[in-house]
């Protein structure tokens, strides 16, 4: 350096009923993995084994540079911003990683308000192996 493979998990169980159909009525049937109890899940390096520690990616989002026939747009590369969350007390030379105990965190868009459904994605991608 070129090639190639792998590269992300997860609403059991119950309650409530916006809204919809039916029915002259009384009512009746159907509706949320989104609310409400409660359950479950945790990408990559590093460091005594980490979702909460350090730094990365991914998702929005600036500007740039080359392409698509110029601008919008669009792919594709640079460099930038934006980016959640842990404490306590054990043992050890060490451990916000291990044990015990209590806690808390989860991008955008659809939609009854979503870390767990559907989409973007059969994508991208930190990074792991493997061949020459």
């Nucleotide at each position: 350096u070129u090639c190639u493979u792998c590269g992300g998990g997860g609403c059991a169980g119950g309650g409530u009923g916006a809204c919809c159909g039916c029915g002259c009525a009384g009512g009746c049937g159907g509706a949320a993995u989104u609310c409400c109890c409660g359950a479950c899940c945790g990408g990559c390096g590093g460091u005594a084994u980490a979702g909460u520690c350090c730094g990365c990616g991914a998702a929005c989002u600036g500007c740039u540079g080359u392409g698509g026939u110029c601008c919008u747009c669009c792919a594709c590369g640079g460099c930038g911003g934006c980016c959640g969350a842990u404490c306590c007390g054990g043992u050890g030379u060490g451990a916000u990683u291990c044990c015990g105990g209590a806690a808390c965190c989860g991008a955008c868009a659809g939609u009854a308000c979503a870390g767990u459904c559907u989409g973007g994605a059969u994508g991208a991608g930190a990074g792991a192996g493997g061949a020459a």
FMN riboswitch aptamer (RFN element) from uncultured Blautia sp., 132 nucleotides, folded computationally. The RNAcentral record of the sequence draws on MGnify. Lineage of the source: Bacteria > Bacillota > Lachnospirales > Lachnospiraceae > Blautia. The coordinates come from a structure-prediction model, not an experiment, and the mean pLDDT is 84.